About this RNA
The prediction has a mean pLDDT of 87. Small-subunit ribosomal RNA from a wastewater metagenome, 1473 nucleotides, folded computationally. RNAcentral holds the sequence, with entries from SILVA. It matches the Rfam family "Bacterial small subunit ribosomal RNA". Rfam links the family to the GO terms structural constituent of ribosome and ribosome.
[in-house]
């Protein structure tokens, strides 16, 4: 410090995700030791038990025990409760509440304080009571009552009063200070070594602590916008330690709020902690400061101070009870239950530190110090070290060679941290005293001995193989893996990482510059408000002066400690701890500075405004007015149509339309001018005239003197649609009704047509309200056009024209710069400033709820659950388009012959079958693999056999009449069986062979989606690329585009390209002319027809014209041949996961007495059908018969086979010749030609089918061959929609040959020659292709993408009759405790007056105000559930359509209205995206 993920690729935007660190953690697996820390985050839920606050006898009386004697109401010691004092308000716990002066920080004045410290002064003299105790009584208990005695440092008068307080007087500006006077108010003793010690009272001051007030800081929601009646202030009073509306009476009507009041939600605050470079963000465990709470609510008492382990009342809960009553409060330490993913011992000690009491000894202290439990965290240590290769065994992998685990182990030597045993033994304590603790630490001995796991290994991200599994099981943080070779699942081996831990989960920060202060944006990615005015607010020209608020700087105070940083030090180190230093951005205060901002003052004119003189304009409003056109009505002429469309129909018309002429009526809109034009803030504005009226520009620089800019809230304006009331209504025209179209057509097209469109008045307030670009100001190259003013010059003086200069507008092109790119570019999207609005992934959602507005429609504001890993912008390359341009091809057209109909052949589908083996599937499968299925082939079926196998290699063992042959017999054969016959090589060891066993063979079994090779197709199309350079951030572009030309990316020219490669062409073969050579077997007798070799020949070379003086094109000459002369071979980069595992090869999988192998028979030849490729025909351009002519390519030895003979013939016989220019096929053909017949007929056409008789091949023609003869003679009379081939020696027609092959189902295929046409105007259309361009939401690429309803499932949410809770208020009722007030007939020691035993005074009781809880009531806010309902999201293969993306087949989209199963359609206005 970044990385992964949107795309075919790219750049950008943007979200999601990861790597880091942290934790009071939890969970999984694992677990040796020590140190230091930490440990209920949940139920502020409930608690058994024990402990956590007492102490003082030197304040006091007494009880009990003991001792002593001087036996006393005696003294001493111990102990106990009580009176009294101090403490119990500290310490400890918790975080509920609380958004508050609670906290933090800095200040302030109107205060208090026990204990402590300093100072001044005092401590005299009297009186009274109540506990304890005793008597009596009540109660289960808790406890209580009556009477009586008693002490004090208990209580109360009196005296005194330095000072204090209150009042008065003087001084004084002053209620400051100072002086004087008057009134009031104190005390306690105890101990003792007799000198003191500890106390007590008044006052002043200090220290420390507490109360109060203020400035500033301190979370979320504005879908909380207004709040408030003790409220805000005043006067007087009450109250308090003290200010204050804290409280009360009266008076006034204020006070708070957009700088967020009030309300709601959430929360202890801070020092700090975690993270981050920082700014910041998040957090507030432990430790420390503050606050708050102590079962819930209320209350006071005591006290210096107030209540966790005090009191009273109410409530809930728990416990005891004799039912009458009582008791209780772990959010102290342990501990229990519960909750929860989860959090410890009912430990030791007061030794240390600290606290309370005490003169002290001391007592108390679950504060604290320690120990225990827990890997919860941090830190440290160990599980050994060195040597050790034949690289052992085993495991795993393997291309079988080996590799790896791996110096790892074994083994040898060494060491002893840890562990075990033994011994010594601290610091912590300043005298005594050590819980920890026989601990830390030290020494000796023993023994490698006791000690390794966890996660990961597709990318990010470090680490790879095998096996299993087969979209299953599973993984997953994101992208994504898994559908038979998975480095991604699971196991294993190996490897990587960390290590007593390792992973996972959760949370926070980081990465995220993804809320941007540092440090982002808004034309098209999310984002400029529809426009204007404008208050608050923010910002503000220029000169001088003043102030010192901001700002800067210095001093002082403060900023607790801990933490943090640095240095040094202490534990063996570290964690941890100590000391010192630093830091603490803030706040306060006192100075200084005055540039900038601010404030105040005085000026200035350039910003702004005003004035004068001119000017342009569809700027706005009102009232008039004009012509053209449409429509309607009336009349004339006139007759059969008109209208409308792609074509039609509905409609209109013989009741007279349409057409045409005239007249009349009415409404709406204003042709030409007209424009890149003008005006307006925007919406918008268009005939002409008049009136009223806003703004703008130019010129003049006369006036004011910063008066300015922007603008949250607010106000106004605001197309169209829509709403209300009333008019109006020609045309147009949602809805609606017809007609068409269509599968349908709720549309597009046509005929009608209502709201509406128009007017007036009032609403609505939205648009693609767009320049998708807020307003204002300044600055920054040029060029062009246009519009409105002005100036100058020229043309002649005006009108006018031209040019130049400057200003205001509207446009275009471009520099710099900006931008992701596209693009913007003085009208900025450049460079800057000010202010406003807005954005923060997509969907849900321009939605819900709430609120405001509206008559309604609806508008404005505006979420969440849930869900996705993207959604996007621009540009690139392709592909595609019912986009465009150019151009090719038997692509169409023009022609010729066919196919599709018939019969037959063949192939395929289908069906059938025991099997009909398999493959091929649009073009590019289907007379294809098949260039030969009767057996064989053969892979299929049935049946019968074999199991080391029909075939290969190896090892081991065996074998001598061995290997091999083999009669009879069995059998369908394979095979069994064996009489008999009987080998080979040899270096004499043996080998080969054979038999057996084991390895293995075998497989046309699967996967052409694991492959090689080969092939088809686009395509013989003209394309496909590279190097360097250049352009672009990049994908990529350029080159290869453009102008010509070509069959061609062929060539020429131009050109940021220059070259090159694979293709094209050429080189190769063949045919056509010639020359030469050679001539066997040809013809024939010397030639060169012929054969086969070499060479020549054609190159746009020549001429004319066109073209650009090019390439090239047109024509011509010559020539056998021309402009690639015909044909062939030759197939670029690639595409189709195209085809082939069955030609071959081959990975993997499967099989192995069978999926192998042998055999017999059957099947591949089936047959209701369908398709494809063919053959033969349907006839007279023909058939039959007779005669007659002319080829070429080929083939031939298990072959071709002559002559001759036989047969009607197939064929038989025969065997000459020929390994072939020699012989044979083969006299080589047929169509052709000559002649004859047939006469339009299912025929003298056609030949299917069938019968009989034969021939040939073969082991064998039944299934299932071919041929011959005779007989039989079917369909068929030229073929629907549709479709194929061919552009010249081509099509068509004719025959010949060959391969395969025993034979042949060949009409197929491959070749060969013979005869030999027609047509091409042309490129609109169909198909395919090439190049350029355009649009794109496609990239599996249009067989693409994609929208909405409906149906089903799941999930979350809204509405909903209602129903059940929660919270805070309000009104009324009731009203505990208690303070305060009143009363007080009852009670009353010390004091006062009186002496009566009464009054004052005090109290109980009662009453009143307030008052918690409770009750009743209507509302508010908020939540749960809710029949049903609404939309939404998601869910491999459901239904309907086709809306959008290419002109998406009606351009799309926005607002609105109506309509429709649905996407959607239509109207009106708008936008171009």
């Nucleotide at each position: 410090a970044g990385a992964g993920u949107u795309u075919g690729a790219u750049c950008c935007u943007g979200g999601c995700u990861c790597a880091g660190g942290a934790c009071g953690a939890a969970c999984g697996c694992u677990g040796g030791c020590g140190g230091c820390g930490u440990g209920c985050c949940u139920a502020a839920u409930g608690c058994a038990u024990g402990c956590a606050a007492g102490u003082c006898g030197c304040a006091c009386g007494g009880g009990c025990c003991g001792a002593g004697c001087u036996u006393g109401u005696c003294u001493c010691g111990g102990u106990c409760a009580g009176u009294g004092g101090c403490g119990c308000a500290c310490g400890g716990c918790u975080g509920a509440g609380g958004a508050c002066c609670a906290c933090g920080u800095g200040g302030g004045a109107a205060u208090c304080g026990a204990c402590c410290c300093g100072g001044c002064g005092g401590u005299g003299g009297g009186g009274g009571a109540c506990a304890a105790c005793c008597c009596g009584g009540c109660g289960a208990a808790a406890g209580c009552c009556u009477g009586g005695c008693u002490a004090a440092u208990c209580c109360c008068g009196c005296a005194u009063a330095c000072g204090u307080c209150u009042c008065c007087c003087c001084c004084u500006u002053a209620c400051c200070c100072g002086g004087g006077g008057a009134a009031a108010g104190a005390a306690a003793g105890c101990g003792c070594u007799c000198g003191c010690g500890c106390g007590c009272c008044g006052c002043c001051g200090g220290a420390c602590g507490a109360g109060c007030c203020c400035g500033c800081g301190u979370c979320c929601c504005a879908u909380c916008a207004g709040g408030u009646u003790g409220u805000u202030g005043g006067c007087g009073g009450g109250g308090u330690a003290a200010u204050g509306g804290c409280c009360c009476a009266c008076c006034a009507a204020g006070c708070c709020c957009g700088u967020g009041a009030c309300g709601g939600g959430u929360c202890g605050c801070u020092g700090g902690u975690c993270u981050g470079u920082g700014a910041g963000g998040a957090c507030g465990a432990c430790c420390a400061g503050c606050c708050a709470g102590a079962c819930u609510g209320g209350g006071a008492c005591u006290g210096a101070g107030a209540a966790c382990g005090g009191c009273c009342c109410a409530g809930a809960c728990u416990c005891c009870u004799a039912c009458g009553g009582g008791a209780g409060g772990c959010a102290g330490c342990a501990g229990c239950a519960a909750g929860g993913a989860a959090u410890u011992u009912u430990c030791g000690g007061c030794a240390a530190u600290g606290g309370g009491c005490g003169c002290a000894a001391g007592c108390c202290u679950g504060a604290c110090c320690g120990a225990g439990c827990a890997a919860c965290g941090c830190c440290g240590c160990g599980u050994g070290g060195u040597g050790g290769a034949u690289g052992a065994c085993g495991g795993c992998c393997u291309u079988c060679g080996g590799g790896u685990u791996g110096u790892a182990a074994a083994c040898a030597c060494c060491u002893u941290u840890u562990g075990g045993g033994g011994g010594g033994g601290a610091u912590g304590a300043c005298a005594u005293c050590g819980a920890c603790c026989g601990u830390a630490c030290c020494c000796c001995c023993c023994g490698a001995a006791u000690c390794a796991g966890c996660c990961c290994c597709g990318g990010c991200u470090a680490a790879c193989u095998c096996u299993g599994u087969g979209c299953c099981a599973g993984c997953a943080g994101c992208c994504g893996c898994g559908g038979u070779a998975a480095g991604a699942c699971a196991g294993a081996g190996g490897g990587g990482g960390c290590a007593a831990g390792c992973g996972u989960u959760g949370u926070c920060c980081g990465g995220a510059u993804u809320g941007a202060c540092u440090g982002g944006g808004c034309g098209u990615a999310a984002a400029g408000g529809g426009c204007c005015c404008g208050c608050a607010g923010g910002u503000g020209g220029u000169g001088c002066g003043a102030c010192a608020c901001g700002u800067g700087u210095g001093g002082u105070g403060u900023g607790a400690a801990a933490u943090c940083g640095g240095a040094c030090g202490g534990c063996u180190u570290a964690a941890c701890c100590g000391u010192c230093c630093g830091c603490c951005g803030c706040c306060a205060u006192c100075g200084c500075a005055u540039a900038c901002g601010g404030u105040c003052g005085c000026g200035c004119u350039u910003g702004a405004g005003c004035c004068g003189u001119g000017g342009a304009g569809a700027g706005g409003g009102a009232c008039g007015u004009g012509g053209a056109a449409u429509u309607g009505c009336c009349g004339g002429u006139g007759u059969a149509g008109u209208g409308g469309u792609g074509a039609a129909a509905u409609g209109c018309g013989u009741a007279g339309a349409g057409a045409u002429c005239g007249g009349c009526a009415g409404g709406a809109a204003c042709a030409c001018c007209a424009a890149a034009g003008g005006g307006g803030a925007a919406g918008c504005c268009a005939g002409c005239g008049u009136c009223c009226u806003g703004g703008c520009c130019a010129c003049g620089u006369g006036c004011u003197g910063a008066c300015a800019c922007u603008c949250a809230g607010g106000g106004g304006c605001g197309a169209g649609a829509g709403c209300g009331u009333g008019g109006g209504g020609a045309g147009c025209g949602a809805a609606c009704c017809g007609g068409a179209u269509u599968a349908g057509a709720u549309a597009c097209c046509c005929g009608g047509g209502u709201a509406g469109u128009c007017c007036a008045c009032g609403c609505c307030g939205u648009a693609a309200a767009c320049g998708a670009u807020g307003a204002a100001u300044g600055c920054u190259c040029g060029g062009u056009g246009u519009u409105g003013g002005g100036g100058c010059a020229c043309g002649a003086u005006c009108c006018c024209g031209u040019g130049c200069c400057g200003c205001g507008g509207c446009a275009c092109c471009c520099u710099a710069g900006c931008u992701c790119a596209c693009g913007c570019g003085c009208u900025a999207a450049g460079c800057a400033u000010u202010c406003c609005g807005c954005c923060u992934g997509g969907g849900a959602a321009c939605u819900a709820c709430g609120a405001g507005c509206g008559c309604a429609a609806g508008c404005u504001u505006a979420a969440a659950a849930c869900u996705c890993a993207a959604a996007g912008g621009a540009a690139u390359u392709g592909a595609c388009g019912g986009g465009g341009g150019c151009c090719c091809g038997c692509a169409c057209a023009a022609g010729c012959a066919g196919c599709g109909g018939a019969g037959c052949g063949u192939g395929u589908g289908g069906u059938u079958u025991a099997a009909u083996u398999c493959g091929a599937g649009g073009c590019u499968a289907c007379a294809c693999g098949a260039a030969g299925a009767a057996c064989c082939u053969u892979a299929c079926c049935u049946g019968g056999g074999u199991u080391u196998g029909a075939c290969a290699u190896c090892a081991c063992g065996g074998u001598g009449g061995u290997a091999g042959g083999g009669a009879a017999c069995u059998g369908a054969a394979a095979a069994g069986g064996g009489a008999c016959c009987g080998a080979c090589c040899u270096u004499c060891g043996g080998g080969a062979g054979c038999c057996g066993u084991g390895a293995c063979a075998g497989g046309u079994g699967c996967u052409g989606c694991a492959u090689g090779g080969c092939u088809g197709u686009c395509c013989u199309c003209a394309g496909c690329u590279c190097g360097u350079g250049u352009c672009g951030u990049g994908a990529g572009a350029u080159g290869u585009u453009c102008g010509g030309u070509u069959a061609a990316g062929u060539c020429c020219g131009a050109a940021a390209a220059c070259g090159a490669g694979c293709g094209c062409a050429a080189c190769c073969c063949u045919c056509g002319g010639g020359u030469c050579u050679a001539g066997u077997u040809a013809c024939a007798c010397g030639u060169g027809u012929c054969u086969a070799g070499a060479c020549c020949g054609a190159c746009u070379g020549c001429c004319c014209g066109g073209g650009a003086g090019a390439a090239c094109c047109g024509g011509g000459a010559g020539g056998a041949a021309g402009g690639u002369g015909g044909g062939g071979a030759u197939g670029a980069c690639g595409u189709c996961a195209a085809g082939u595992c069955a030609g071959c090869a081959u990975g993997g999988c499967c099989u192995u007495u069978a999926u192998a192998u042998c055999c017999a028979g059957g099947g591949c030849u089936a047959c209701a059908c369908a398709c494809a490729c063919g053959c033969u025909a349907c006839a007279a351009u023909g058939g039959g018969c007779g005669g007659u002519a002319c080829a070429a390519u080929g083939g031939g030895a298990a072959g071709c086979g002559a002559a001759g003979g036989g047969g009607c013939g197939a064929c038989c016989u025969g065997g000459a010749g020929c390994a072939a220019a020699u012989c044979c096929u083969a006299u080589c053909a047929a169509a052709g030609c000559c002649g004859u017949u047939c006469g339009u007929a299912g025929u003298u056409c056609a030949g299917a089918u069938u019968g009989c008789a034969g021939g040939c091949u073969g082991c064998a023609a039944c299934c299932c061959g071919c041929c011959u003869g005779c007989a039989u003679g079917a369909a068929g009379c030229c073929g629907g929609a549709g479709u194929u081939g061919c552009u010249a020696g081509u099509a068509a027609a004719c025959g010949c040959a060959g391969g395969u092959c025993a034979g042949c189902u060949a009409u197929a295929c491959u070749g060969c020659g013979u005869u030999g046409a027609a047509u091409a105007c042309g490129u609109u259309c169909c198909c395919g292709g090439g190049c350029c361009u355009u649009g794109u939401a496609c990239a599996c690429a249009c067989c693409g993408c994609c929208c909405g309803u409906c149906a089903c499932g799941u999930c979350a949410c809204g509405a909903a009759a209602g129903u059940c809770g929660g919270c805070a208020a309000c009104a009324c009722c009731c009203g505990a405790a208690g303070c305060c007030g009143g009363u007080g007939g009852c009670c009353u020691a010390a004091c006062c007056c009186u002496u009566g035993u009464g009054g004052g005074g005090g109290g109980a009781g009662c009453c009143g105000u307030c008052g918690a809880a409770g009750g009743u009531g209507g509302g508010g806010c908020u939540g749960g559930c809710g029949a049903u309902u609404g939309g939404g999201a998601c869910g491999a293969a459901g239904u309907c359509g086709u809306a959008a993306c290419a002109a998406g087949g009606u351009a799309g989209c926005c607002g609105u209205a109506c309509c429709g199963g649905a996407a959607g359609g239509u109207g009106c206005g708008g936008c171009u995206g």